Description: This is a predicted structure of a 460-nucleotide part of an RNA (small-subunit ribosomal RNA, 3' major domain) from an uncultured bacterium. It matches the Rfam family "Bacterial small subunit ribosomal RNA". The RNAcentral record of the full RNA draws on ENA and SILVA. The coordinates come from a structure-prediction model, not an experiment, and the mean pLDDT is 81.
[in-house]
Context: one part of a larger RNA
RNA sequence: AGACGGGGAGACGCACAAGCAGUGGAUUAUGUGGUUUAAUUCGACGGUAAACGAAGAACCUCACCAGGAUUUGAAACCAAGUUGAAAGGUCUAGAAAUAGAUCCCUCGCAAGACAAUUUGGCAGGUGAUGCAUGGCCGUCGUCAGUUCGUGGUUUGAGCUGUUCCCUUCAGUGGGGUAACGAACGCAACCCUCGUCGUAUGUUAUACGUGUCAUACGAGACUGCCCCUCAUCGGGGGAGGAAGGCGAGGAUGACGCCAGGUCAGCAUGUCCCUUUGACAUCCUGGGCUACACACAUAAUACAAUCGCGUUGACAGCGGGUCGCGACGGAGUAAUCCUGAGCCAAUCCUUAAACAACGCGCCAGUUCGGAUUGAGGGCUGCAACUCGCCCUCAUGAAGUCGGAAUUGCUAGUAAUUGCGGGUCAGCUAUACCGCAGUGAAUACGUUCUCGUCUCUUGUACU
Numbered sequence: 001a002g003a004c005g006g007g008g009a010g011a012c013g014c015a016c017a018a019g020c021a022g023u024g025g026a027u028u029a030u031g032u033g034g035u036u037u038a039a040u041u042c043g044a045c046g047g048u049a050a051a052c053g054a055a056g057a058a059c060c061u062c063a064c065c066a067g068g069a070u071u072u073g074a075a076a077c078c079a080a081g082u083u084g085a086a087a088g089g090u091c092u093a094g095a096a097a098u099a100g101a102u103c104c105c106u107c108g109c110a111a112g113a114c115a116a117u118u119u120g121g122c123a124g125g126u127g128a129u130g131c132a133u134g135g136c137c138g139u140c141g142u143c144a145g146u147u148c149g150u151g152g153u154u155u156g157a158g159c160u161g162u163u164c165c166c167u168u169c170a171g172u173g174g175g176g177u178a179a180c181g182a183a184c185g186c187a188a189c190c191c192u193c194g195u196c197g198u199a200u201g202u203u204a205u206a207c208g209u210g211u212c213a214u215a216c217g218a219g220a221c222u223g224c225c226c227c228u229c230a231u232c233g234g235g236g237g238a239g240g241a242a243g244g245c246g247a248g249g250a251u252g253a254c255g256c257c258a259g260g261u262c263a264g265c266a267u268g269u270c271c272c273u274u275u276g277a278c279a280u281c282c283u284g285g286g287c288u289a290c291a292c293a294c295a296u297a298a299u300a301c302a303a304u305c306g307c308g309u310u311g312a313c314a315g316c317g318g319g320u321c322g323c324g325a326c327g328g329a330g331u332a333a334u335c336c337u338g339a340g341c342c343a344a345u346c347c348u349u350a351a352a353c354a355a356c357g358c359g360c361c362a363g364u365u366c367g368g369a370u371u372g373a374g375g376g377c378u379g380c381a382a383c384u385c386g387c388c389c390u391c392a393u394g395a396a397g398u399c400g401g402a403a404u405u406g407c408u409a410g411u412a413a414u415u416g417c418g419g420g421u422c423a424g425c426u427a428u429a430c431c432g433c434a435g436u437g438a439a440u441a442c443g444u445u446c447u448c449g450u451c452u453c454u455u456g457u458a459c460u
């Protein structure tokens, strides 16, 4: 100087408390461990692994396993030689890769170009090492800290500044001060939303415009009043769409964990590869197994509900190998036809809610797992192993032990909608969007974590 203390003082945080909704019990989905397996590819393991890499494992992906094949190689570059074909179509063998036969057979006047093939140099590796690395990321933590120059001080490491008092979300600001200044952080500058004005009017429109869209600007600064205060500031009020950081986002200091990633990519070193490779191609299987354990979610256990009929109201978005109106067929999934739209033009657009009716507390008109049958769609192909529809079947579950999570306002809770990935989908996941819309916070004793000063130490 740090680190630590069941030392002290002070401060803060959905940390506790006050509340609301859950998790832990059930079923299912997904991930992980374990076990099994020819293989169940690999990585990630307290917080900071476990709906994580994976924004989509039937083949492919693919790295794993079994079998069949190739060895200058599936793809790339250079040099030299040879050829005018190669590719492609058809046939045969085969599970395919591939092998064989046959058809076809470049351009240019030329130099040559292009393509194939042979030889050589070489390729290739999702093989190892994240404890050799770059880059990127997680975490403490959006916590308020971390330092420097000059000066002062100390034998010195160091200290001072950065401590103290008041204040703040903040090392924010003020006062004081052997310090005076400065840098990285804080804040502001950036984006979105909320109010108003101006301009414009495509594709909106009731044809008048404009509440809509786009762009530019205004507005909020403790500016004004009262109280308080040494100052900075704090409390209350007015006006205002908005008030003291207006709300949200992006933004992550010096560093810590030899944290994570060599399987995104790049890369050092090592290893494999002159004839059955750790490279490459193919078929099939596996990653989807199942006594069990853990994690994250979805759906429920019902009457603040379920079902039926009728009636409303959104916002993000997406669309040409695409979105697909209307019309027709079908109980439906879906199919036929194909208007319009490269989109403010066309298409895709709610549910909770409200009204009326039934159910009357039961394993039920709750709940929907599981299973049987029949269909539909995508795709070369749904057996292992896809999704959807209809009919039937109708399991556990009656609010969950110890323990434990999230959240302070348009938040929690609840209700649907859209998108990416994508042929299809295992999405109940993820990323967004709007609708309805609460309760509670006395307070800081305690739990956890963090910060500042101080004290002790046999630790570094």
Base pairs, nucleotide, nucleotide: 001460002459003457004456005455007454008453009452010451011450012449013448015444016443019407020406021405022404023403026299027298028297029296030295031294032293033292034290035289042053043052064285065284066283067282068281069280070279073122077121078120079119080118081117082116083115084114088103089102090101091100092099093098106113107112124272125271127270128269129268133266134265135261136260137259138257140255145184146183147182148181149180150179151160152159153158164175165174166173190249191248192247193246195218196217197216198215199214200213201212204209221243224237225236226235227234228233301400305359306358307357308356309355310354311353317348318347319346322341323340327336328335329334366397371392372391373390374389375388376387377386413436414435415434416433417432418431419430